[in-house]
Context: one part of a larger RNA
RNA sequence: CGUUGGAAAACUGAAGGGGUUUCUUCUUUAGUACGAGAGGAUUUGGAAGGACGGACCUCUUGUGUCCCUGUUGUCUCGCUAGAGGCAGCGCAGGGUAGCGAAGUCCGGGCCGGAUAAGCGCUGAAGGCAUAUAAGCGCGAAACCAUCCCUGAGAAAAGUUUUCCUUGAGACCCCUCGUAGACUACGAGGUUGAUAGGCUGGGUGUGUAAGGCGUGUAAGCGUCUCAGCUAACCAGUACUAACGGUCGAAAG
Numbered sequence: 001c002g003u004u005g006g007a008a009a010a011c012u013g014a015a016g017g018g019g020u021u022u023c024u025u026c027u028u029u030a031g032u033a034c035g036a037g038a039g040g041a042u043u044u045g046g047a048a049g050g051a052c053g054g055a056c057c058u059c060u061u062g063u064g065u066c067c068c069u070g071u072u073g074u075c076u077c078g079c080u081a082g083a084g085g086c087a088g089c090g091c092a093g094g095g096u097a098g099c100g101a102a103g104u105c106c107g108g109g110c111c112g113g114a115u116a117a118g119c120g121c122u123g124a125a126g127g128c129a130u131a132u133a134a135g136c137g138c139g140a141a142a143c144c145a146u147c148c149c150u151g152a153g154a155a156a157a158g159u160u161u162u163c164c165u166u167g168a169g170a171c172c173c174c175u176c177g178u179a180g181a182c183u184a185c186g187a188g189g190u191u192g193a194u195a196g197g198c199u200g201g202g203u204g205u206g207u208a209a210g211g212c213g214u215g216u217a218a219g220c221g222u223c224u225c226a227g228c229u230a231a232c233c234a235g236u237a238c239u240a241a242c243g244g245u246c247g248a249a250a251g
Stems, first nucleotide, its partner, number of pairs: 001153001005164007015150002018148002022050006034039001052107005060101004067094005072087006112144002118138004169246004173189005194240003197236005204228002210223005
């Protein structure tokens, strides 16, 4: 820009694309058919597992550059105590959210169409025979469908619902994230919980500082399952979402 008023949603599914090839073991049929025996099925039902694929983070596990703790050297805060800086996050022990797999859940199916090799029915030419010449069947992981994804610019441009000059709706801008290279997408913009802050909770770490007691001291005990706590869950307008524009037949 088109789709012939302008919009917002929800669909249909023409066409296209991708995947779907699975494998093993145990058990049942059955120690049956077969075989002198040794041995030992086709097939049917059930179960478990491998590889592969998709989704997810409850569990397990990894990361988690500063969430907590311990600790070495050195410097600073006048000193003590307590903190902070630097040394690969100084090193070490753990670890929330998120992300991940080694973790969890799910998937491959069934049925069908037309067939290949092959196997047939009826049946002449050619009184017979012959699956073929006319005609009609069965038949495979391959083909077409089924299943999954996209999909109305499918120009035959589709359908349904709702709204709209009493302004539907959209955009710039702003606060953001379930989104993200940018854009886009999604949640919001005071008629507000969108982000930050604060409060409460959770989670993690593991018992803060200071006081008191005890010990020559290092230290230990107690107030104290304390103190601190990122991304998690809620509540709460304290801070920031200010301010603008476009917009259809329309009378």

The part of an RNA shown here (large-subunit ribosomal RNA, domain VI) has 251 nucleotides and comes from a bacterium.
Its mean pLDDT, the model's own confidence on a scale to 100, is 86.
Its Rfam family is "Bacterial large subunit ribosomal RNA". Gene Ontology terms of the family: structural constituent of ribosome and ribosome.
The sequence was found in a public genome assembly.